Overview:
A computed fold for a 73-nucleotide RNA from a Pseudomonadota bacterium, annotated as transfer RNA. Lineage of the source: Bacteria > Pseudomonadati > Pseudomonadota. Rfam family: tRNA. Rfam's curators write: Transfer RNA (tRNA) molecules are approximately 80 nucleotides in length. Rfam classes the family as a transfer RNA. Its mean pLDDT, the model's own confidence on a scale to 100, is 80.

[in-house]
C1' cells in the first nucleotide's frame, strides 16, 4: 500500500429488489413437578456496521467510512 471476503436480536446463522426482517440456543412468564430438569404455551428482544446514492420500493444495488479475517507486495 493493493485485493478478496465478512459485518442482521445476548450467542450462532438464515434471508430473489416488494407483502409484519426469520430459525436454533439462550432470557423471561405460565402450566406441568415435593424442588430443579425435562416438556408444553406465551412473551421480551433488531432502527441488518456508519452516512450517502439508484429505486415507486433497499437487510439486499452502487460508491465512502469503520471494523475484523485471509491473501500479494
Nucleotide at each position: 500500500g493493493c485485493g478478496a471476503c465478512u459485518a442482521u436480536g445476548g450467542u450462532g446463522c438464515a434471508g430473489c429488489g416488494g407483502u409484519u426482517a426469520g430459525c436454533a440456543c439462550g432470557u423471561c412468564u405460565c402450566a406441568c413437578u415435593g424442588u430443579g430438569g425435562a416438556u408444553g404455551a406465551g412473551a421480551a428482544g433488531g432502527u441488518c456496521g456508519a452516512g450517502g446514492g439508484u429505486u415507486c420500493a433497499a437487510a439486499u444495488c452502487c460508491g465512502u467510512c469503520u471494523a475484523g479475517u485471509c491473501g500479494c507486495c